A computed fold for a 100-nucleotide RNA from an uncultured Pseudomonadota bacterium, annotated as TPP riboswitch aptamer (THI element).
The sequence was found by an Rfam model in a public genome assembly.
The coordinates come from a structure-prediction model, not an experiment, and the mean pLDDT is 76.
It matches the Rfam family "TPP riboswitch aptamer (THI element)". About the family: Vitamin B(1) in its active form thiamin pyrophosphate (TPP) is an essential coenzyme that is synthesised by coupling of pyrimidine and thiazole moieties in bacteria.
RNA sequence: UUUCUAACUCCGGGGUGCUUUGCUGUUCAGGCAAGGCUGAGAAAGACCCGUUGAACCUGCUCUGGUUAGGACCAGCGAAGGGAGAGGACCAUGCCGAAAG
Numbered sequence: 001u002u003u004c005u006a007a008c009u010c011c012g013g014g015g016u017g018c019u020u021u022g023c024u025g026u027u028c029a030g031g032c033a034a035g036g037c038u039g040a041g042a043a044a045g046a047c048c049c050g051u052u053g054a055a056c057c058u059g060c061u062c063u064g065g066u067u068a069g070g071a072c073c074a075g076c077g078a079a080g081g082g083a084g085a086g087g088a089c090c091a092u093g094c095c096g097a098a099a100g
Base pairs, nucleotide, nucleotide: 001099002098003097004096008086009085010084011050012049013048014047016044017037018036019035020034021033022032023031024030056081057080058079062075063074064073065072
């Protein structure tokens, strides 16, 4: 000096379930509160993810196993979708990699 992307910055995407008890509700459905389960996260300005994209959505109120039930394992399935720029600049800190 050039290039790059894992830092970083800004921007954006995403999910929030199952279950027990109580209250409410004519019953059901639904809602509220307090516990329990799994999980990174079960409305936290937290967590996860942003094309090298299984974060998440659709198929799916799916199929088999398993579980108190979600969760989990396998399949569906690398099937179809799915949110990006800057960039070692910016910031006390930090200040990377490759080539010349």